[in-house]
Context: one part of a larger RNA
């Protein structure tokens, strides 16, 4: 580079959106560029290959042909592909109408229960905590109990292999603004589609910078134990975070370890959300869109996957080439940092 490949072996970008390029439904004319034929110029000789001569052969030398799979110029074909016109089509997309669920996502407000803390009554000597203790609290009245107050953080049952979301994710109740999926029948536009370098914008938790808030937890720290040692597991505390506003970081076992899109291929048995029917009013039948468990056929080295495909095409992107060095250096771009993103080699087995 070819080939071959990416669920666990090396490999699907964390997700999306979109530029360029790449692909791209039906029909009818036109062109004649890609394609396909003819012909006509070339395409050096020589050498290879095929028939012959000539040296006694044979190397070797020579005479013809074929070859030169190509290019160029014309002259034609018109089935795909391209490129033009269409007053052309509607199944692929898209709108509109009428409905559905649903922790999609942003603001406000607002409940309770639980915990801490303070104030007060009751009350007396213990609490707590462990395997067992022991720091620690406690006669300056705890713990426990009742009332009140006062924070600030999560939303217990409902709840579920359940729903939504592209994906990270998203749970107490009201509302106001807001995305987006599905379904039934029409209608409307009429190829507007698919993918997706490059850009952009989204991105758990941790960090970070500026201001707040700080109930509980709890990195760091500190004490007590454990131990041979304990820079730990366990116990008492306890600061940074955790929460909020706004701005950075851009990163993961960000996983289905499975890129997007689309078409085709047996079934059963739940489960969610719709629509239609039957009727015996809560059950069956049919369809559709999810979601999930098993399995025909296939695949797969096996494990397994198996209409939600890892089965059989189709299209586009992304990657991957032995282990280590190493996702490191070195430069460049990004970021306050912390460190990202790009990304080697030498040397070694």
């Nucleotide at each position: 580079u070819u080939g071959g490949g990416c669920g666990u072996a090396a490999a699907g970008c964390g997700c999306a959106u979109g530029u360029a390029g790449g692909c791209g439904g039906a029909u009818g004319c036109c062109u004649a560029a890609g394609u396909c034929g003819g012909a006509c110029g070339u395409g050096a000789a020589a050498g290879c290959c095929c028939c012959g001569g000539g040296c006694u052969u044979a190397a070797c030398c020579u005479g013809g042909g074929a070859a030169u799979u190509g290019c160029g110029u014309u002259c034609g074909a018109u089935a795909c592909u391209g490129g033009g016109c269409a007053u052309c089509u509607u199944u692929g997309a898209a709108u509109a109408u009428g409905g559905u669920a649903g922790a999609g996502g942003g603001g406000a407000g607002u409940g309770g229960a639980a915990u801490u803390u303070c104030u007060g009554g009751u009350g007396u000597a213990g609490c707590g905590g462990u395997g067992a203790a022991a720091u620690g609290c406690g006669u300056a009245g705890a713990u426990a109990u009742c009332a009140g107050a006062a924070a600030g953080a999560a939303c217990a049952u409902c709840a579920g292999u359940g729903g939504c979301g592209a994906a990270g994710g998203c749970g107490g109740c009201u509302u106001c603004c807001u995305g987006g999926a599905c379904c039934a029948a029409u209608a409307u536009u009429g190829a507007c589609g698919c993918u997706a370098a490059a850009g952009u914008g989204c991105g758990a938790a941790a960090g970070c910078g500026u201001g707040g808030g700080g109930a509980g937890c709890a990195a760091a720290c500190a004490g007590g134990a454990u131990u041979a040692g304990a820079g730990a597991c366990c116990c008492u505390g306890g600061u940074a975070g955790u929460c909020c506003a706004c701005g950075c970081u851009g990163u993961c076992a960000a996983c289905g370890a499975u890129g997007a899109g689309a078409a085709c291929u047996a079934g059963a048995c739940g489960u969610u959300g719709g629509g239609g029917g039957g009727c015996u009013u809560g059950c069956c039948c049919c369809u559709u869109a999810g979601u999930g468990u098993c399995g025909a056929a296939g695949c797969u080295a096996a494990c397994g996957c198996g209409u939600u495909a890892a089965g059989u095409u189709c299209u586009c992107c992304g990657c991957c080439u032995g282990g280590g060095g190493a996702g490191u250096a070195c430069g460049g771009c990004c970021g306050c940092a912390a460190g990202g993103c790009u990304a080697a080699a030498a040397c070694u087995c």
Source information: This is a predicted structure of a 349-nucleotide part of an RNA (small-subunit ribosomal RNA, central domain) from a metagenome. The coordinates come from a structure-prediction model, not an experiment, and the mean pLDDT is 88.